Notes
Large-subunit ribosomal RNA, domain IV from a metagenome, 325 nucleotides, folded computationally. The full RNA is in RNAcentral, with records from SILVA. It matches the Rfam family "Bacterial large subunit ribosomal RNA".

Context: one part of a larger RNA
Order: sequence, then C1' cells, then structure tokens
RNA sequence: CGGUGUUUAAGGAACUCUGCAAAAUGGCCCCGUACGUUCGCAAUAAGGGGCGCCCACGCAAGUGGGCCACAGAAAAUCGGCACUAGCGACUGUUUAUCAAAAACACAGGACUCUGCGAACUCGUAAGAGGAUGUAUAGAGUCUGACGCCUGCCCGGUGCUGGUAGGUUAAGGAAGAGGGUUAGCGUAAGCGAAGCUCGCGACCGAAGCCCCAGUAAACGGCGGCCCUAACUAUGAGGGUCCUAAGGUAGCGAAGUUCCUUGUCGGGUAAGUUCCGACCUGCAUGAAAGGCGUAACGACUGGUGCACCGUCUCAAACACCGACCCG
Repeated sequence: CGGUGUUUAAGGAACUCUGCAAAAUGGCCCCGUACGUUCGCAAUAAGGGGCGCCCACGCAAGUGGGCCACAGAAAAUCGGCACUAGCGACUGUUUAUCAAAAACACAGGACUCUGCGAACUCGUAAGAGGAUGUAUAGAGUCUGACGCCUGCCCGGUGCUGGUAGGUUAAGGAAGAGGGUUAGCGUAAGCGAAGCUCGCGACCGAAGCCCCAGUAAACGGCGGCCCUAACUAUGAGGGUCCUAAGGUAGCGAAGUUCCUUGUCGGGUAAGUUCCGACCUGCAUGAAAGGCGUAACGACUGGUGCACCGUCUCAAACACCGACCCG
C1' cells in the first nucleotide's frame, strides 16, 4: 500500500453518473391499515404493542401474581418503506462465455389459404408429417390481457375475380423461294418426282394489356393567398395540385432540431422530474391509437428511515505485498 471483515465523536447523501456500496428493516401473536380497483386485490400497505423464567388456576387458549439481565424472535436464519411517471397487461423466454430488457412468447383479436389423396412442409421419387385430425379443424401473416376505439385513399404494387378486344410460345400449316438432278436443249439454259435448306398467310393457351373488387394487403394521408369595428387570431373565402389530403386521441413525447421552448409545481438554488400549452424540424389509429387495477432483479423523479458514500479520516482482526531468514 492492497484485499476481506469489525467498530467509530458530531453531522447525515454534503458523496456520486446514480444512495453504487454499506447500514437500516426482518420471526410469531395482537391491534390497525389509505388512494386506486378488473372487487380478486392493493396488504406483511402504512403505523403501533407484546415475546424470558417461576408459582397458582385452567382440557387448552390464556388469566393473575412473582423474579433476573444492558439485552428474552437474546445466536444463526430472516421484507427497508412511501409517493409519482414511462414501458410492457400478467407467470414465463433470451444473446452457454460483457446485454434479462421496454426485446421474444403469451391468452385474446383480425385477415388469408385449405372440402381431405386438404392446404402447407420434407423428399428426385416412393413415401412421410399435417392427422389415425376434417373448417368449433389445420396452415400462414399481423396484432398482443382488459376498457374505449380503430377515420379517409384502390392512382401505384400485390392479391382475387372477369373475359369481348389487343399482344403471344411450342406445335400445326396453305403457299412462295433456294440447293441437288432424271430428263429436255447444239449451247446458253430450263427443269418433274424425291430428298433437303431457310421462309411462311392463317390456327394456337396461360400470362401481360384491359375491366372490376380488395388497406387488421404493401403502402399513402398537400401548398399558396386573403379575411371579423384596437391589435392579434382566423370560424370563412379564393386558387393550384392529389388516389385521398391525418379523423378520434395523444403531443417539447423512449418521437421536439431550434431547446435548458413558455407557464405552473417541487428546491435556498432543478439541462432531470411532474402538470399544462401546441409553434407535431419529423405523432396518430392492429409496423395498432389512447387509457388501465395487478405484476416487474426493467427505466426516470421525490420523500421518510438509515448509515464511513461523504465532511475526514482513525483503529482493530486476518490474508497478501514488503523486510529478515
């Protein structure tokens, strides 16, 4: 000097990113217990009191009397509590070896596919799973208890349906042309059949074009100008564009750049926190919106209790380091 324990005057978070760590709380019995609430909870809420031994009575629980100690749940084991907000309903699951969470899952909700040799998955196939199941079933995708709700857009992309017309493959094919040569011709050349080469009108499905539907499918949800008898604001009007121009709700948010926005609360003092405002850089409705009792080794803020976290350090025990051997 370090580690692990123990104790400490006065103060009591002044420490610090943060009460990290430590301290405090702790058992059983009795009393008592708020807001909120899905009436189950919240709740061991909070906050108090008792606890040993001996005698008597009593079935017991216990009641009365007495005794000792600093200390009677005498050791060990053994909840700190409260208020407020965010997220996730909950119990669960996870990065074996830096992340346990607000991530995953979940019951519940919705859409789509599937009529059974099902859809779907594995396999070249046979075959198997699905399932010895049968639409109250199975598969896929999204959302994620519960409560109140879930607005507008089908122009693009996707999916589903439609099929008159356009386009269109292999294949078929009338026909035209070239090569070859039996033959004809004095020659130039012509040239049947067959074989062959490359064309080819026309016929030819799905698909695409086209016409509809569909957003709890992928997705999207405007700009400028003017306007009310102070000012300001703009119910209202005009205009351009669009498939349609963001409804309810929430909002400086885990989303707000400017920003420590402004106001209020809490503090002596508050870039955090809580309540509001709305100017939403760039919220918004199953990539769900907004609430929500209970729950959480989750994440902010506050208070009480308590303490060597600190003011400010000290001592002790053991183990190292260090010295001698």
The coordinates come from a structure-prediction model, not an experiment, and the mean pLDDT is 88.